[in-house]
C1' cells in the first nucleotide's frame, strides 16, 4: 500500500428489470392455561454505512470517504 467482498428493524438476513421497505427470531399487548413454557393473534421497531452526482424517481446506478472481513505485497 493493492485487490476483492460486505454494510437494510434490537440480532440473522432478503430485497427481482430503479416504482409505497420486507422474512425469522427478540420485544411489547391480547387469548388459551391453576401458573410458567408453548401455542394463536395483533402491535411497536428503519437517516437502507456516511456523502455527493444521475434521473420524473435511487436499499438498487455512479463517484468519494468509512469501518469490517479475506487474500496479496511490504517491513531497509
Nucleotide at each position: 500500500g493493492c485487490c476483492a467482498g460486505u454494510u437494510u428493524a434490537g440480532c440473522u438476513c432478503a430485497g427481482c428489470u430503479g416504482g409505497u421497505a420486507g422474512a425469522g427470531c427478540a420485544u411489547c399487548u391480547g387469548a388459551u392455561u391453576u401458573g410458567u413454557a408453548a401455542u394463536c393473534a395483533g402491535a411497536g421497531g428503519g437517516u437502507c454505512g456516511u456523502u455527493g452526482g444521475u434521473u420524473c424517481a435511487a436499499g438498487u446506478c455512479c463517484g468519494a470517504c468509512a469501518a469490517c472481513u479475506g487474500g496479496c505485497a511490504c517491513c531497509a
The RNA shown here (transfer RNA) has 76 nucleotides and comes from an uncultured Pseudomonadota bacterium. Its mean pLDDT, the model's own confidence on a scale to 100, is 81.